A computed fold for a 157-nucleotide RNA, annotated as glmS glucosamine-6-phosphate activated ribozyme aptamer. Rfam family: glmS glucosamine-6-phosphate activated ribozyme aptamer. The family's RNA type in Rfam is riboswitch. The literature on the family includes a 2004 paper in Nature by Winkler et al., "Control of gene expression by a natural metabolite-responsive ribozyme". Its mean pLDDT, the model's own confidence on a scale to 100, is 77.
[in-house]
RNA sequence: AAGAUCGUCUUAGCGCUGGUUCUCAGUGGCGGGAGGCUGCUGAGAGGACGAGGAAGAGGUUGUCGAGAAGGUCAGCGGAUGCCUCUCGGCCGGCCCGGUCGAAAGAAACCAGACAAAACCGGAAAGUGAUUUCCGGGACAAAGCUGGCGGAGGGUAU
Numbered sequence: 001a002a003g004a005u006c007g008u009c010u011u012a013g014c015g016c017u018g019g020u021u022c023u024c025a026g027u028g029g030c031g032g033g034a035g036g037c038u039g040c041u042g043a044g045a046g047g048a049c050g051a052g053g054a055a056g057a058g059g060u061u062g063u064c065g066a067g068a069a070g071g072u073c074a075g076c077g078g079a080u081g082c083c084u085c086u087c088g089g090c091c092g093g094c095c096c097g098g099u100c101g102a103a104a105g106a107a108a109c110c111a112g113a114c115a116a117a118a119c120c121g122g123a124a125a126g127u128g129a130u131u132u133c134c135g136g137g138a139c140a141a142a143g144c145u146g147g148c149g150g151a152g153g154g155u156a157u
Base pairs, nucleotide, nucleotide: 014077015076016075017074019073021045022044023043024042025041026040027039028038029037030036049065050064051063055086056085057084058083059082060081087101088100089099090098091097093155094154095153096152109147110146111145112144119136120135121134122133123132124131125130
């Protein structure tokens, strides 16, 4: 370096942490005293709950709700979003225009399926902050699926 086998991960609310917050240990200051307040050093913990999302390139301040009401703060990176162009499907061919993205018909309307955390109970690990797991557990919006639905103009034959 290649191949084989086994194991792990299953991917974008995603990853990271010099700020900040919190814990522990050591140590200093304040204080009558109390780990009461505060500083330093070291080691740690937390730092987005799911839904949805990929033709290509460039740009960019990047969808939706749930929870919370002090952190889902702040910062960095990424990103399926959006815009422009290109490519491609459809509107009979081609051009314009429209619309969409190889499941290639927008908006509006009708119908349909759909969340996790939170919270409650329990177990385990850790001195601790906290983490992991199990059971119970109600509730979204955007979007999605199906139906319906829009668009023509020019030109060649």